[in-house]
């Protein structure tokens, strides 16, 4: 340095519930533990989620505007989906 023991210390915390933020996805705080050896950090690549604003189509109306529905669509997200980048605690065996 690679690596990671039915090891120890220490760490994180899924679902769910409560409170807050957001249009939503989701995020933050508290409770809680399914799990995690980077489940620490970064949306760079792929993927996934949402669908506000916008655009298009259709329809309605008191018609050049408003509303409804459908579709497209991140500049919004997910690092606990994979890859990549950066950083790091502990300690057998190899």
């Nucleotide at each position: 340095u690679c690596u990671g023991a039915g090891a120890a210390a220490g760490g994180c915390a899924a679902a769910u519930c409560c409170g807050g933020c957001a249009a939503a996805a989701g995020c933050c705080g508290g409770a809680g533990a399914c799990g995690c050896a980077a489940a620490g950090c970064c949306a760079c690549c792929g993927g996934c989620c949402u669908g506000a604003g916008g655009c298009a189509g259709u329809g309605a109306u008191u018609c050049c505007a408003u509303c409804a529905c459908u579709g497209c669509g991140a500049u919004g997200g997910c690092a606990g989906c994979g890859g990549g980048g950066c950083u790091a605690c502990c300690g057998c065996a190899g």

This is a predicted structure of a 94-nucleotide RNA (c-di-GMP-I-GGC riboswitch aptamer) from Marinobacter nauticus. Its mean pLDDT, the model's own confidence on a scale to 100, is 87. Its Rfam family is "c-di-GMP-I-GGC riboswitch aptamer". Gene Ontology term of the family: cyclic-di-GMP binding.